[in-house]
Molecule: transfer RNA
Organism: Candidatus Endolissoclinum faulkneri L2
RNA sequence: GGGUGCGUAGCUCAGUGGUAGAGCGUUGUCUUCACAUGGCAGGGGUCGCUGGUUCAAUUCCAGCCGCGCCCA
Numbered sequence: 001g002g003g004u005g006c007g008u009a010g011c012u013c014a015g016u017g018g019u020a021g022a023g024c025g026u027u028g029u030c031u032u033c034a035c036a037u038g039g040c041a042g043g044g045g046u047c048g049c050u051g052g053u054u055c056a057a058u059u060c061c062a063g064c065c066g067c068g069c070c071c072a
Base pairs, nucleotide, nucleotide: 001071002070003069004068005067006066007065010024011023012022013021018055026042027041028040029039030038048064049063050062051061052060
């Protein structure tokens, strides 16, 4: 340099056009003499960036940035 995959909550990931979610973690609370386990409730997100298509974009398109793999 060419090709290809990925980027979404603190971590691991789902979500392929119509209100952004799960598990773990975290906070509060209930249960206990206390702890653990368990139940309930909550907080936490410019969906990598910019632009385009669309009534509507995490999703489709283009460019860029970062990471990985293959070829040279």